This is a predicted structure of a 544-nucleotide part of an RNA (small-subunit ribosomal RNA, 5' domain) from a metagenome. Its Rfam family is "Bacterial small subunit ribosomal RNA". Rfam links the family to the GO terms structural constituent of ribosome and ribosome. RNAcentral holds the full RNA, with entries from SILVA. Its mean pLDDT, the model's own confidence on a scale to 100, is 85.
[in-house]
Context: one part of a larger RNA
């Protein structure tokens, strides 16, 4: 000299772009952060409004409304987000296998979707509980369970052939075993039922659903090479180490069990112990290297603390379930609830923001779709925390004014600096206009086209018309007035760019180092001057 996620001391005009709990992974009061679908099903309130009746208490119907709020299904809820306790490890990075595997939705494509059952929530009656809830009867549905029928391929068994070689691929024989679910939208004939309104079959067309094969995309497990610091850590190990066989898993594999052999790893550092997420990157320096993983990408573990499985395509799940445990609520003492290392906010702390708008865009979940729901996001507020731009005017102006300091009293110096006088209008103020991001997206219609039996529906291309913005009346642009409101901070012995006077007297007191201060102090303290930076400066702390 640079640098930062900084603090702290003094100051402060504005905008842009970025960044803010580096501490206790520490306790958390409140509110939101994952919900959606009625085109899977069955059931369904009330308020208020209105009309009749009325023994004036009230009763009855229509709407509200197949709305609300439940409840059964289905998808999603393993993603988004948050943080760095553990972890020295195949956990990361980088290239490898995996003939040892999986993969929901999505693509593409082969074939299918016939026939029955029997429950069960919701509701309805009744009990228990203080509450969380939880019990028995009754009733009912489906894309929710459960059989039969069919099976090309798939799986399993026992074979065969060819090919390749850890369980691959193609082709075949016999046994066996597993499938499915409807919903919506439009029809012109016909058929059945019919309460004569329709309602099913029948055509079709969407989206579902079953079974195959590919494919995409996301992970599993394996391997070689890299990956701190201690030898005052030197010998670890007994499911260890192997191998036969078998549980297991989607899959290898001591992953785990029987059982058989005794191995198996280390000075090229085992075991042990500290300390630590890793990475791509960041800072710093010519490089080479230290150093360091905040923000933002990728990976990994973690969700109060320790264990566990369930459900599922995925998980041993941050806003799930079970059991401990510590803790903090409620309790009627019998018994429950709860987890901010998700956005806010609150205590702690030198120290890090607001219980803020909005789904308008971008992404995400769920739906045919309109749309819901999204503290992901996107914006705003708050901090000079960083890093860029900008601005506090310009020009002339010597009686070198008044006043300050110094002085050899002659002056010098602050100094063209001020006033004065001629502008000009950035930014801040204020008044009007005002957006880009929507060339999208919704919605109505209309034309072609495409599917089909159809000029219905459906899809799609084009077009009109409409309608959609938190940011925000915000950038931005115009107009007005007006030098009008905008400068501090350190330093001033030497290293280091800047000097005088006062005052203090080894005292107060300075200091990075060297040292200054005992009566003439350029080193303390004040004051003029001066010098370096500037909306900063300067101290501290940490790295190069």
């Nucleotide at each position: 000299g640079a640098a930062c996620g900084a603090a702290c001391g003094c100051u402060g005009g504005c905008g842009g772009c970025g960044u803010g709990c580096u501490u206790a992974a520490c306790a958390c009061a409140u509110g939101c952060a994952a919900g959606u679908c009625g085109a899977a099903c069955g059931a369904g309130a009330a308020a208020g409004c209105u009309c009749c009746c009325u023994u004036c208490g009230g009763g009855g119907g229509g709407u509200u409304a197949g709305u609300a709020a439940a409840g059964u299904g289905g998808c999603g809820c393993a993603c988004g987000g948050g943080u760095g306790a553990g972890u020295a490890a195949c956990a990361c990075g980088u290239g490898g296998g995996u003939a040892a595997c999986c993969u929901a939705c999505c693509u593409u494509u082969g074939g299918g979707u016939c026939u029955g059952g029997g429950a069960u929530a919701a509701c309805c009656c009744g009990g228990g509980g203080a509450a969380a809830c939880u019990c028995g009867g009754g009733c009912u549905a489906a894309u929710a369970c459960c059989g039969g029928a069919u099976a090309a391929g798939a799986c399993c068994a026992c074979g065969g052939a060819g090919u390749g070689u850890u369980g691959g691929c193609u082709c075949u024989g016999u046994g066996g075993c597993a499938a499915a679910a409807g919903c919506g939208g439009g029809g012109g004939a016909c058929u059945u039922c019919u309460u004569c309104g329709g309602a099913a079959g029948c055509c079709u067309c969407g989206c579902a659903c079953c079974u195959g094969a590919a494919g995409a995309u996301g992970g599993g497990c394996u391997c070689g090479c890299g990956u701190u610091c201690c030898a005052u850590c030197a010998g670890g190990u007994a499911g260890u180490u192997g191998g036969c066989g078998g549980g297991g898993u989607a899959a290898u594999g001591g992953c785990c069990c029987a059982c058989c052999g005794a191995g198996c790893c280390a000075u090229a550092g085992a075991c042990g112990g500290a300390u630590a997420g890793c990475u791509g990157g960041u800072c710093u320096g010519a490089g080479a290297g230290g150093a360091u993983g905040a923000u933002c990408a990728g990976c990994c573990a973690c969700a109060c603390u320790g264990g566990a499985a369930c459900u599922g395509a995925g998980a041993c799940a941050c806003g799930g379930u079970c059991c401990a445990g510590a803790c903090u609520c409620c309790u009627a003492c019998g018994g429950g609830a709860g987890g901010c290392a998700g956005c806010a906010g609150u205590g702690g702390g030198a120290a890090u923001a607001u219980u803020g708008g909005a789904c308008a865009a971008u992404g995400g979940g769920c739906g045919a779709a309109a749309g819901c729901c999204u503290g992901a996001u996107c914006c705003a507020g708050c901090a000079a925390c960083g890093c860029c731009g900008u601005g506090u005017g310009a020009g002339u102006g010597a009686u070198g004014a008044a006043g300050g300091u110094c002085c050899u009293c002659g002056g010098a110096u602050c100094g063209u600096a001020a006033a004065g006088c001629u502008c000009u209008g950035u930014c801040a103020g204020u008044a009007g206009g005002a957006a880009c991001g929507a060339u999208g997206g919704g919605g109505u219609u209309g034309u072609u086209g495409g599917u089909a039996a159809a000029u219905a529906c459906c899809c799609a291309a084009c077009g009109a018309c409409u309608u959609u913005g938190a940011c925000g009346g915000u950038a931005c642009c115009u107009g007005c007035a007006a030098a009008g409101g905008a400068a501090g901070c350190a330093c001033c012995g030497g290293c280091u760019a800047a000097c005088u006077c006062u005052g203090u007297g080894c005292c107060a007191g300075c200091a990075g180092c060297c040292g200054c201060g005992g009566u003439a102090a350029g080193a303390c303290a004040g004051a003029g001057a001066g010098u370096g930076c500037a909306a900063g400066c300067g101290u501290u702390g940490u790295u190069c």